[in-house]
The prediction has a mean pLDDT of 82. Small-subunit ribosomal RNA, central domain from a metagenome, 350 nucleotides, folded computationally.
Context: one part of a larger RNA
RNA sequence: CUGGGCUUAAAGGGUUUGUAGGCGGCCUUGUAAGUCAGGUGUGAAAGCCCUCGGCUCAACCGAGGAACAGCGCUUGAUACUGCAAGGCUUGAGGGAGACAGGGGUAAGCGGAGCUGAUGGUGGAGCGGUGAAAUGCGUUGAUAUCAUCAGGAACACCGGUGGCGAAAGCGGCUUACUGGGUCUCUUCUGACGCUGAGGAACGAAAGCUAGGGUAGCGAACGGGAUUAGAUACCCCGGUAGUCCUAGCUGUAAACGAUGAGCACUUAUCUGGGGAUCCUCCCAUAGGUUCCCGGAUGUAGCGAAAGUGUUAAGUGCUCCGCCUGGGGAGUAUGGUCGCAAGGCUGAAACUC
Numbered sequence: 001c002u003g004g005g006c007u008u009a010a011a012g013g014g015u016u017u018g019u020a021g022g023c024g025g026c027c028u029u030g031u032a033a034g035u036c037a038g039g040u041g042u043g044a045a046a047g048c049c050c051u052c053g054g055c056u057c058a059a060c061c062g063a064g065g066a067a068c069a070g071c072g073c074u075u076g077a078u079a080c081u082g083c084a085a086g087g088c089u090u091g092a093g094g095g096a097g098a099c100a101g102g103g104g105u106a107a108g109c110g111g112a113g114c115u116g117a118u119g120g121u122g123g124a125g126c127g128g129u130g131a132a133a134u135g136c137g138u139u140g141a142u143a144u145c146a147u148c149a150g151g152a153a154c155a156c157c158g159g160u161g162g163c164g165a166a167a168g169c170g171g172c173u174u175a176c177u178g179g180g181u182c183u184c185u186u187c188u189g190a191c192g193c194u195g196a197g198g199a200a201c202g203a204a205a206g207c208u209a210g211g212g213u214a215g216c217g218a219a220c221g222g223g224a225u226u227a228g229a230u231a232c233c234c235c236g237g238u239a240g241u242c243c244u245a246g247c248u249g250u251a252a253a254c255g256a257u258g259a260g261c262a263c264u265u266a267u268c269u270g271g272g273g274a275u276c277c278u279c280c281c282a283u284a285g286g287u288u289c290c291c292g293g294a295u296g297u298a299g300c301g302a303a304a305g306u307g308u309u310a311a312g313u314g315c316u317c318c319g320c321c322u323g324g325g326g327a328g329u330a331u332g333g334u335c336g337c338a339a340g341g342c343u344g345a346a347a348c349u350c
Stems, first nucleotide, its partner, number of pairs: 004321003007304002012318001014201004021194003025088007033081002035077008049065006091191001092188002095184005102177001105175002109171001110154001114150008125136002162169002206247006215241002220236004258317006266295009276286003299306002323350003332343004
C1' cells in the first nucleotide's frame, strides 16, 4: 500500500459554519470526453511459455511460434458517467398563520437563608468531635427581637420535562434577537449532501488589567488522629469562586457511538402542533407530523448488549487506528504574557 476496522479490545475530530475537492433527483434532445466494440501501427533483441533441433544427458546453445501491461491513429455503438441545451417538482429554499423554549444587553425589583454593624432582653458559656483540643466569650459571646448594610445563589413548581450545534441554560419583568416544529400551500426550480485547509463558538481551572468579596475555600497557620500523618476530622484562612475588558483552547468536551439520505417488526409511555372523524360545546378517543424515554422481534455482535434515535440493510463524504513500554516524551515548526496547546519521532526493550 492493499485488506480489515473505530460503544467497551488500538481507533469518531469538543461543536458548528464553510473554501477547494468528492458525491448528487425525474424527463427529453444533442455531443461523443470517459466507457464499449472492430480495424491498424507500435510494443527492439535477449529472457519467460510452447514445439523442434545441437553438444553421449543436463545446464547451456540454435531455430520457429505464441505472448506482451499499455499507447497512438481510425471506424462505429450510445445504456451509464461527463459536457451543452430545454423542461419538471418529489430534494432544498422562501412566504403567511400558530406554538414552545434558550441566550445577550439595559433598567428597576422580590423573598428565604448567610455574614457583618447598631440597639434592646439576658448573664456564662458557645462552638466543634468518634472523643477532644485549637477557636470565640464578662471589652457581654451563643440564644432571642428590631433596624440597617453587603455579596452570591435562586427552595417549592421541577419531571428517564423543555431548549440549544456543542460547551451549556432554572427568581420575576420589559425591549431587541437566533433556531426548530406543525398547518396552508400561491412562489423559486436541484439552488443539494459532505467537507482537507480556514473561520467562529468552546465547562472548570489558569493568566493580564481594573473592580468586588457574604458564604465557600487550593496554598498556608493551628488543633487532633497516628509509629509517622506534608492526609482523611476540627478551628482559622490567601488566591480563587462574582463583575467588566482581553487571553488561554483543554476535559471521562461521553451516547466513550462523525454528518447526511433511504429502507426494514411490535407494545407501552412523556412533551408539543394541526386537520378531519365520533361530537351541541368543553373534555376524551381515533388519525397524522415533530421531539424524548422504556421493553423487546428479526438481524447484528466476541459477549455485554444494540434493536426505526441501530451497534440492522445500503449509498455518499470527512476524521482516525495498525502490538505493549519508551511517549503524547525528545527534536523542529507554530500558537500563547506565562502555564502550556497543536503537530510529533527514534534508539532501546518485552